[in-house]
Context: one part of a larger RNA
Molecule: small-subunit ribosomal RNA, 5' domain
Organism: hydrothermal vent metagenome
RNA sequence: GGAUGAACGCUAGCGGCAAGCUUCAUACAUGCAAGUCGAGGGGCAGCAUAGAUUGCUUGCAAUCUGAUGGCGACCGGCGAACGGGUGCGUAACGCGUAUGCAACUUACCUUUUACUAGGAGAUAGCCAAGAGAAAUUUUGAUUAAUAUCCUAUACAAUUAUUUUAUCACAUGAUAAAAUAAUAAAAGCUCAGGCGGUAAAAGAUAGGCAUGCGUCCUAUUAGCAAGUAGGUGAGGUAACGGCUCACCUAUGCUACGAUAGGUAGGGGUCCUGAGAGGGAGAUCCCCCACACUGGUACUGAGACACGGACCAGACUUCUACGGAAGGCAGCAGUAAGGAAUAUUGGACAAUGGAGGCAACUCUGAUCCAGCUAUGCCGCGUGCAGGAAGACGGCCCUAUGGGUUGUAAACUGCUUUUAUACAGGAAGAAACCUUAAGAAUAAGGAUCGGCUAACUCCGUGCCAGCAGCCGCGGUAAUACGGAGGAUCCAAGCGUUAUCC
Repeated sequence: GGAUGAACGCUAGCGGCAAGCUUCAUACAUGCAAGUCGAGGGGCAGCAUAGAUUGCUUGCAAUCUGAUGGCGACCGGCGAACGGGUGCGUAACGCGUAUGCAACUUACCUUUUACUAGGAGAUAGCCAAGAGAAAUUUUGAUUAAUAUCCUAUACAAUUAUUUUAUCACAUGAUAAAAUAAUAAAAGCUCAGGCGGUAAAAGAUAGGCAUGCGUCCUAUUAGCAAGUAGGUGAGGUAACGGCUCACCUAUGCUACGAUAGGUAGGGGUCCUGAGAGGGAGAUCCCCCACACUGGUACUGAGACACGGACCAGACUUCUACGGAAGGCAGCAGUAAGGAAUAUUGGACAAUGGAGGCAACUCUGAUCCAGCUAUGCCGCGUGCAGGAAGACGGCCCUAUGGGUUGUAAACUGCUUUUAUACAGGAAGAAACCUUAAGAAUAAGGAUCGGCUAACUCCGUGCCAGCAGCCGCGGUAAUACGGAGGAUCCAAGCGUUAUCC
């Protein structure tokens, strides 16, 4: 000098664009953050409509009818594995980069081919009867489906056996043929469509393996028993000690194993002429985590932030028998701290989920609020005006210098701010008009480094200070004043990096 997610002191007019718990992965009151589909289903609690009946006060009330719009709860489908947060852990194929899978999966989407046949038994809801303070739950009867199950068909798919051809990368791969075995489906409709099953290909998304790179300590030198390899089996979407049985005794290490410490990684960001050095906020990609530890279930996908179970700590309710909870989502609270915002609005846009759609949901997102936290822009007036006024300060003091064209005064302008109105409304933006120089300047410094000097006070005191140093009676270095210099809605200080 540059930089910062900064803080502190003094000061402060406006706008645009950004940013905003770096500390306790501490604890959380309250509200919201994941639903949707009636064009899958039985139905009908509530609302509306229609019809019927009854009552009368003659236009209202009550009752009934799922009849219609629609729809609480329930069964079912899809979603909830995305989006959003945090950086605890992790020195690792975690990340980055480059390859490989002849060892793999992929819901929804696209393309192509074929099919969508026949039956069955349940169960939730509803109803009835209970238990419990509650959370919740038991029994009985009964009912539906795109829920569940059985059967049929199945070129292709999988498995087994066999044959042929082509190719190759070690196991082998691809194509064709034969035989046997195994496994499908679901309907709805406003009649336009929307679906379902099997197979192949694509797309997208993942999984796995490998080369290289990836912090400090040797005052850590030896480490390892499923350890290293093999055979076989199990398991997995898939390879593999992934797991198990048996066999062998190996494997890693001074090119740093093992141990300890620290840490999410990258794109990037800061600095620097570069080489380097430092950082990993915002935004994007990957990873890990969701009170702590463990486990699996469902599913195309999770070992699942707002799912389940178990254990633990903590908190809450309780009728003492038992129950409930998880903000590292958005706001917000307490605590900690030098320090970091509103319990706001809207789904109008972009995107996501569901739905044929209308649409519903969406604290993603888009907006607004707060904060000079940063960057950028604008303004605080312009022109004239010498008796060089008054006042202040200084001096060699009847005078001169300086503040200083500065002020007064005259003319002009109206950015911004203020006020009224306009385009249906609407934050902002835009636009018309009005009055008025009006509404708007500070901070640090002035011994040298380093731009800027005099007077007074003080007297090694009070104090200053980044370094050198200054102050003990003429201090340009302390404090005040006048003046000056540098920046400017900021200016200084502190901290950290180059």